[in-house]
Molecule: transfer RNA
Organism: Candidatus Acidiferrum sp.
């Protein structure tokens, strides 16, 4: 240096181009209980950035940025 793949709540992991962007973990409240744990119930929390195609992008295209692997 050339190739390929991923990038979404705090961590992990979905999401036919038309959704309130879904779901464990964990986080707040409440309930339960003498208390804590466990359980029930609520609630907050997220599309790497920037074009560009489209009526309409997390979805497809490009260019950056990170990360990974394989070549050299």
């Nucleotide at each position: 240096g050339g190739g390929c793949c991923u990038g979404u709540c705090g961590u992990c992991c979905a999401a036919c181009g038309g959704u309130c962007a879904a779901g464990a973990c964990g986080c707040u409240a409440g309930c339960c209980u003498u208390a804590c744990a466990c359980g029930c119930u609520u609630g907050a929390g997220a599309c790497u950035g920037g074009a560009g195609u489209u009526c309409g992008a997390c979805u497809c295209u490009c260019c950056a940025c990170a990360g990974g692997c394989c070549c050299a």